This is a predicted structure of a 96-nucleotide RNA (THF (Tetrahydrofolate) riboswitch aptamer) from a mouse gut metagenome. The sequence is in RNAcentral, with records from MGnify. Rfam family: THF (Tetrahydrofolate) riboswitch aptamer. Gene Ontology term of the family: tetrahydrofolate metabolic process. The coordinates come from a structure-prediction model, not an experiment, and the mean pLDDT is 77.
């Protein structure tokens, strides 16, 4: 020089388990705090966690009724397969 790997991490389908339907949760703004971000440095306007405040906001039926079963929820969580992945920059690795 040229090509190439790997990371935290996200998304999607599937399975099992719960959780909420008496609305938590998830998604939308806004704050402050903390944390991670390929092997090593540096690292944001990204990206992750609970916490505070705000707006919006729902799908319930049915039995043999402390339960149970069918569903519903941009639910929460394990595994499994897929795929997306260092903002970025300096260095290193691998192969020609």
């Nucleotide at each position: 020089g040229c090509a190439g790997a790997g990371u935290a991490g996200g998304a999607a389908u599937g399975u099992g388990u719960g959780c909420g339907u008496u609305a938590a949760g998830u998604g939308c703004c806004g704050g402050a705090u903390g944390g991670a971000c390929g092997g090593g440095g540096a690292g944001u306007u990204g990206c992750c966690a609970g916490c505070c405040g705000g707006a919006c906001g729902a799908a319930g039926g049915g039995a043999g009724u402390a339960u149970c079963c069918c569903g519903c929820g941009g639910u929460a969580u394990a595994c499994a397969u897929u795929c997306c992945g260092c903002a970025u920059c300096c260095c290193g690795c691998u192969g020609c």